[in-house]
RNA sequence: CGUGCCGGUCGGGCAGUCGCCGGCCUGCUCCGGGAAACCGGAAAAGGCGGGAGGAAAGUCCGGUCUCCACAGGGCAGGAUGCCGGCUAACGGCCGGGGGGGUCCGCUCAAAGCGGAUUUUACGGAAAGUGCCACAGAAAAUGUACCGCCAUCCGGAAACGGAUGGUAAGGGUGAAAAGGUGCGGUAAGAGCGCACCGCGGACGGAGCAAUUCGUCUGGCAGGGCAAACCCCAUGCGGAGCAAGACCAAAUAGGGGAGGAGGGGCGGCCCGCUCCGUUCGACUUCCGGGUAGGUUGCUUGAGCCAGGCAGUAAUGUCUGGUCUAGAAGAAUGACUGCCGCUCCGGUUUUUGGGGCACAGAAACCGGCUUAUAGAUCGGCACGCCCG
Repeated sequence: CGUGCCGGUCGGGCAGUCGCCGGCCUGCUCCGGGAAACCGGAAAAGGCGGGAGGAAAGUCCGGUCUCCACAGGGCAGGAUGCCGGCUAACGGCCGGGGGGGUCCGCUCAAAGCGGAUUUUACGGAAAGUGCCACAGAAAAUGUACCGCCAUCCGGAAACGGAUGGUAAGGGUGAAAAGGUGCGGUAAGAGCGCACCGCGGACGGAGCAAUUCGUCUGGCAGGGCAAACCCCAUGCGGAGCAAGACCAAAUAGGGGAGGAGGGGCGGCCCGCUCCGUUCGACUUCCGGGUAGGUUGCUUGAGCCAGGCAGUAAUGUCUGGUCUAGAAGAAUGACUGCCGCUCCGGUUUUUGGGGCACAGAAACCGGCUUAUAGAUCGGCACGCCCG
């Protein structure tokens, strides 16, 4: 310097013009109240400053908030699952332990030990049930294809056959009934012994998971619980279209008054409609709808620094306010710069493009998408000293 992996940060910049959403201020004018001064409200226009994200996404997990339900106990259901810590909480995060993979070192090598890195849904398989394809003798009440050995038979021999022993060796498989070695044996075998592994007891270290040591038992007896299941822990439901408040027109409901009330242009007469048990008409009350207001954005907030802690995280001090819409704003255009692609090219220049995506009550996580820039670490390659 380049490439790859892991982790962190940013994720086009500046200027101008025209618009959109909401906030504050001024406010011609209008409305209401008032004797006036003035007060309250609406609003043209103007000014000032604000206006998407690291994932706003998927809606997977946890919580805040709101309403409904709720004596107590049990069943069912789904969730989580090594240990400790953090947190409002979590299935999240941090640290540790155990297991697996890769690499390096010790070693001639293997085994083993140590280190680095990476990964892990990691309770229980001696509670019960179930499953284990293909291959293979046998996939779990242990078995025998080749082989090894003994005896007998046949044969001149090589060898073949029968019966029995065996599980060392070969073979099958993802997995084969502890492993290695020595002894032992007809051949073998935990049959005996040493070491390793495993079970049990005791002791040491550690909060714990776990680990180390001593003694002891020839060995308990395959794998799968992301199969049913068992054990432990914890779980009420719906969601801001939650919920709260104000409240038309019309039609229902209730109370009171009520014999009249309405139309035919003003009055009288007349005509007519609805009523006087089924109550026209007047008035009051209440619920709901349309509509409006609120919830609504100051919050487990953000930034900087100090302290405690391995870390997650906590705490202190100082600073700061940073969208709040509802057919739903956050946009469009121009110029310069940046990056990238294409054409031609000595320089110059012309054209195209700008990753993923986009708030909807709010917060903490997880997962997924993401062009490019930049920082740190590791590995490898090349060049220079």
The RNA shown here (Bacterial RNase P class A) has 385 nucleotides and comes from a Bryobacterales bacterium. The source organism's lineage runs through Bacteria, Pseudomonadati, Acidobacteriota, Terriglobia and Bryobacterales. The coordinates come from a structure-prediction model, not an experiment, and the mean pLDDT is 77. Its Rfam family is "Bacterial RNase P class A". About the family: Ribonuclease P (RNase P) is a ubiquitous endoribonuclease, found in archaea, bacteria and eukarya as well as chloroplasts and mitochondria.